This is a predicted structure of a 97-nucleotide RNA (c-di-GMP-I riboswitch aptamer).
RNA sequence: CAACGAUAAUCGCAAACCAGUCGAAAGUCUGGGACGCAAAGCUACGGGCCUAACGGAGAAGAAUUGCACCAGCUCCCAGGGUCGCCGGGCUGCCGAA
Numbered sequence: 001c002a003a004c005g006a007u008a009a010u011c012g013c014a015a016a017c018c019a020g021u022c023g024a025a026a027g028u029c030u031g032g033g034a035c036g037c038a039a040a041g042c043u044a045c046g047g048g049c050c051u052a053a054c055g056g057a058g059a060a061g062a063a064u065u066g067c068a069c070c071a072g073c074u075c076c077c078a079g080g081g082u083c084g085c086c087g088g089g090c091u092g093c094c095g096a097a
Stems, first nucleotide, its partner, number of pairs: 004095002012037002017032004022027001035084001041090003045087003048082003055076004
């Protein structure tokens, strides 16, 4: 230096859940709380997953002479999320085997 990673040491992070916050939602943020984590530090770059507001498409139907629009319903869609799903990139503490 690289790889590796302990029932070591030091310093950390914080799932579920609860309260509040922002958001259409997924989820974020703050406080509490700890299931876990040696990169559970940073980065949405690739894949996956979540959501579907905007936008697009469709069906049905009331009223109406008739047609259509809007709202509602169904489907599609990320430019919205997730780095505590995996990979890539950047950075970092310790040192038993």

It matches the Rfam family "c-di-GMP-I riboswitch aptamer". Rfam links the family to the GO term cyclic-di-GMP binding.